[in-house]
RNA sequence: GACCUGGGUAGAGGCGCCCGUAUUAUCAGUAUUCAGCUUUAGUCGGCGGACUUUGAGGGCUGAUGAAAGGAGUUCGGGCCGAAGAGCUGAGACUGCAUAUCUCAUCUCUGGGACAUCGGAUAAUAUCCGUUGUACUGUCACUAUCAUUUAGUGUUGAGCUACAAGGUUU
Numbered sequence: 001g002a003c004c005u006g007g008g009u010a011g012a013g014g015c016g017c018c019c020g021u022a023u024u025a026u027c028a029g030u031a032u033u034c035a036g037c038u039u040u041a042g043u044c045g046g047c048g049g050a051c052u053u054u055g056a057g058g059g060c061u062g063a064u065g066a067a068a069g070g071a072g073u074u075c076g077g078g079c080c081g082a083a084g085a086g087c088u089g090a091g092a093c094u095g096c097a098u099a100u101c102u103c104a105u106c107u108c109u110g111g112g113a114c115a116u117c118g119g120a121u122a123a124u125a126u127c128c129g130u131u132g133u134a135c136u137g138u139c140a141c142u143a144u145c146a147u148u149u150a151g152u153g154u155u156g157a158g159c160u161a162c163a164a165g166g167u168u169u
Base pairs, nucleotide, nucleotide: 001168002167003166004165005164008162009161010160011159014080016079017078018077019076020075022073023072024071033063034062035061036060037059038058039057042051043050044049046096047095083109084108085107086106088104089103090102091101092100110136111135113133114132115131117129118128119127120126137155139153140152141151142150143149
């Protein structure tokens, strides 16, 4: 000097990612509860089961009247497979199941924006996924004096810098 080390430390991408506090709107004049009138034997649930002619349930009127989740903004924190999604397994909750939450292995996605479709949701907000469009970051190749510009291609277990270790000259 070269090569190797899903090892170490520190970094870069940008409307960058995630979490929390406070606050605001929405949720909603909804659910719930009470009263009156009316109708009527079923109603809720996946099952187990519970309620109900002592009127459940439905409709109308009046009164009362939320919350959770999600979202915007502010402030703060952790970071750059940040994070997200999916299969499987374990645990928590529940009477069982489903759903939800947490953890682990494995798989996929470099990033944000916009759009179609699908899903969640009260929701045209927002989130998640497929596909597409251009933009952008990194590296490689080609052209170029020059990542300066242009083109092509890949993508994070990546890239840059430093150190350490190993091999070799």
This is a predicted structure of a 169-nucleotide RNA (Lysine riboswitch aptamer) from Peptacetobacter hominis. The RNAcentral record of the sequence draws on Rfam.